[in-house]
Molecule: transfer RNA
Organism: Thermotogota bacterium
RNA sequence: AGGCGCGUAGCUCAAUGGCAGAGUGCUCCCCUGAUAAGGGAGUGGUUGUCGGUUCGAGUCCGACCGCGCCUA
Numbered sequence: 001a002g003g004c005g006c007g008u009a010g011c012u013c014a015a016u017g018g019c020a021g022a023g024u025g026c027u028c029c030c031c032u033g034a035u036a037a038g039g040g041a042g043u044g045g046u047u048g049u050c051g052g053u054u055c056g057a058g059u060c061c062g063a064c065c066g067c068g069c070c071u072a
Stems, first nucleotide, its partner, number of pairs: 001071007010024004018055001025043006048064005
């Protein structure tokens, strides 16, 4: 320099172009002599950035940024 893949909650990951979710974490409560385990409630997002397509974009298209792999 070129090619490919990835970027979504604190973390690990989902999400047919049509309300952005789960597990885990965190806070409070119940349970217990106390703790762990268990149960209940709550807390969570500029979907990497900027544009484009569309009635509608996390999803499709372009450029850029970051990370990983491959080629030279």